GlmS glucosamine-6-phosphate activated ribozyme aptamer from an Acidimicrobiia bacterium, 156 nucleotides, folded computationally. The prediction has a mean pLDDT of 80. Taxonomically the source falls in Acidimicrobiia (Bacteria, Bacillati, Actinomycetota).

[in-house]
RNA sequence: CAUCACUCAUCAGCGCCAGACCUCGCAAUGCGAGGCGACGAGGGAGAGGGAGUAUCGAAACGUUCGGCGGAUGCCCUCUCGGCCACUCACGGUCGUCACGGGUUGGGCCAAAUUUCCGGAGCGAUCCGGGGGACAGAACCCAGCCCGACGUGAGCC
Repeated sequence: CAUCACUCAUCAGCGCCAGACCUCGCAAUGCGAGGCGACGAGGGAGAGGGAGUAUCGAAACGUUCGGCGGAUGCCCUCUCGGCCACUCACGGUCGUCACGGGUUGGGCCAAAUUUCCGGAGCGAUCCGGGGGACAGAACCCAGCCCGACGUGAGCC
C1' cells in the first nucleotide's frame, strides 16, 4: 500500500408503543384498521462497573399526557494522552483548543410555533419548500475574585 474477515456511539433529547386520547369502518357499552406520542441548542479519549427524573432554554398552560428501552451527563476502577520546567513514580486536574470555580459587561446562536405555497390520506394526521421572528446553557472577547500552579527520586 492492496485485499479479505470481524467489529462498530455515529439515530442518540434519540428510538419505540401495550394505556389514554384522536380518526375511519363495522354486525357497535365492543371489535378491527389506523393516527398521535418532545421544538431545537449543547454534549463523546478507551474499557469495565454503579446509581437513576443526565444539561439548556423555546412553545404550550387541554397530551411536549402516560410508559418502555437507550443515551455523549454523574460517581468508582483501570488504561492512554496533555498540563503542573526536563525524565520517572505518586498526587492533582483536564481530554487533544487537554487547570478549575465564581462573578460583571459585551458578542455569537435554533427549531417548533407563525405566515405563504405544494404534496399524501375518506379522515385523524403526516411530508416537503419559501419568507419573517424569538432563547438559555455552552463558547468567544474584556475585567474582577478564589483555589491550584505539587511531592519524592534522577539529571544538570

It matches the Rfam family "glmS glucosamine-6-phosphate activated ribozyme aptamer". About the family: This entry contains a glucosamine-6-phosphate activated ribozyme that is found in the mRNA for GlmS. GlmS is an enzyme that uses fructose-6-phosphate and glutamine to generate glucosamine-6-phosphate. The ribozyme catalyses self cleavage of the glmS mRNA that is thought to regulate GlmS activity.